[in-house]
């Protein structure tokens, strides 16, 4: 110096001035919303309306000042969970996820550490990574054979029959027949090499290696090593097929709940009925509730408060732990709208584009709230490592 | 805020639970015909929305991402 691997932070600055919204403070306001009191008037009281008037406790308008105001993914909604409400969500069956081993954690399909397998010179990266040695399915074309397979070429005639030759020792054919070493199809032919055996051939025998099984040994475990130990190998693939096994899951969402308040008035029609109905949103038991209960038609009706943002919160220090991560002290308050604010301009300056003029500033936007995973993203900066080249 | 479904040729849609991607209709091109229309007779025509994975092999099974479309309060 060139390349390449992880990995963390930034997310245009700063100034002015004009605007949007929420909150604290001060000042003001009585109808231009409520409210509280008085009086007067309407209807027989009561109470209620309406009218006029007083009040700054709620609660509102207005004006000032002052202070706060999107993210790293606020996005997809793909997982967990909090919070609520149905029963403090109780057995089972169905369904759905999850799948090496351990650990973090409110919990997770997430994270971290460690086993395996792949792939890379290497730092590193990727993996839905229980079981196919319980059952059941599926492999299309090709190809003799595709699931305790198969004789199409080739190998081979040692045993049997038959023919022919014969120097009677045989030798040749041909049927019966063997044979999974070679070849050929195919994604994939029932362990590999080698030696010995055969007719020829084979785990039919031994040897190495490989597979499985069983002790040992080492780790928490996943797993990995060892063995004059066992088994000739019986058990090829596929589970992102069925299905077996372990474990995990009620259900539904802030239009969840809660308070206050209007209206539900006076009907009509159809079903069920003392074991129904309803509800606990798949079933069946449980279990609660109510004595009628379910639909339908048609009639009236009015919102407005709250949940809400202080929370598995965030910044520093120290401690345990290889991490994740917790523990333990100190100290911040950082959006809370509701058809829905976070914006404009204008000077500098930064950065990309442009020859200049000049243009633009990635990707995008809170809606009850967190933890992740995914995806989208112009740039700039930092921090560790590996490769190659060159010099000393 | 919940839920459910599509996405193949220019168009409309088939393709048992995984095994050569197909019909119609339109294009082309050619025969007919003085020209066409109609017929006839041939051909083309695919990232099966994009991407990754499992499998020997994916439209199809798994994930992810993009578009539409419906339902429900």
């Nucleotide at each position: 110096g060139a390349g390449u691997u992880g990995g963390c932070c930034g997310a245009g600055g700063u100034a002015a001035c004009c605007g949007c919204u929420g909150c604290u403070u001060u000042g003001u306001c009585g109808u231009a919303a409520g409210u509280a009191g008085u009086a007067a008037c309407u209807u027989g009281u009561a109470a209620a309306g309406u009218u006029a008037u007083u009040a700054a406790a709620c609660g509102g308008g207005c004006a000032a000042a002052g202070g706060g105001g999107a993210g790293g993914a606020a996005a997809g909604u793909c997982c967990g969970g909090g919070c609520u409400u149905c029963a403090u969500a109780g057995g089972g069956u169905a369904g759905g996820g999850u799948g090496c081993c351990a650990g973090g954690u409110a919990a997770c399909g997430c994270c971290u550490g460690g086993g395996g397998a792949g792939c890379g010179u290497g730092a590193g990266c990727u993996c839905a990574c229980g079981a196919c040695a319980a059952g059941u399915g599926c492999a299309g074309c090709a190809g003799a054979g595709a699931g305790a397979a198969g004789a199409c070429c080739g190998c081979c005639u040692a045993a049997g029959u038959u023919u022919g030759u014969u120097u009677c020792g045989a030798c040749a054919a041909a049927c019966c027949g063997g044979u999974a070493a070679g070849g050929c199809u195919g994604a994939a032919a029932g362990g590999g090499u080698g030696c010995g055996g055969u007719a020829a051939g084979a785990g039919c025998g031994c040897a190495c290696c490989g597979c499985g099984c069983u002790a040992c040994u080492g780790g928490u475990a996943a797993c990995a090593g060892u063995a004059u130990g066992c088994g000739g190998c019986g058990a090829g693939g596929u589970a992102a097929a069925c299905u077996c096994c372990a474990c995990c899951c009620g259900a539904a969402g802030c239009a969840a709940g809660g308070c206050c308040a209007a209206a539900u008035a006076g009907g009509c029609c159809c079903c069920u009925g003392u074991g129904g109905a309803c509800g606990c949103g798949a079933c069946c038991c449980g279990c609660g509730u109510u004595u009628g209960g379910g639909g339908g038609c048609g009639g009236g009706u009015a919102g407005g408060c709250u949940g809400c943002u202080u929370g598995a919160g965030c910044c520093u220090a120290a401690g345990a732990g290889c991490g994740a991560u917790c523990u333990u002290a100190g100290g911040c308050c950082u959006a809370g709208a509701g058809g829905a604010a976070u914006g404009g301009u204008u000077a500098c300056c930064a950065c990309u584009c442009g020859c200049a003029a000049g243009a633009g500033u990635a990707c995008a936007g809170a809606a009850c709230c967190c933890g992740g995973c995914u995806u989208a993203u112009g740039c700039g900066g930092c921090c560790a490592a590996c490769u190659c080249c060159a010099c000393c | 805020a919940g839920g459910g479904g599509c996405g193949u040729a220019g168009u409309u849609c088939c393709a048992a639970c995984g095994g050569c991607a197909g019909a119609a209709c339109g294009u082309c091109g050619g025969a007919u015909u003085c020209c066409a229309a109609a017929u006839c007779c041939g051909a083309a025509u695919g990232u099966u929305g994009g991407g990754g994975g499992u499998u020997c092999g994916a439209a199809u099974c798994c994930c992810u991402c993009c578009g539409c479309c419906c339902c429900u309060g």

Record summary
Two RNAs folded together computationally: RNase P RNA and transfer RNA, 465 nucleotides in total. It holds a member of the Rfam family "Bacterial RNase P class A". By type it is a ribozyme.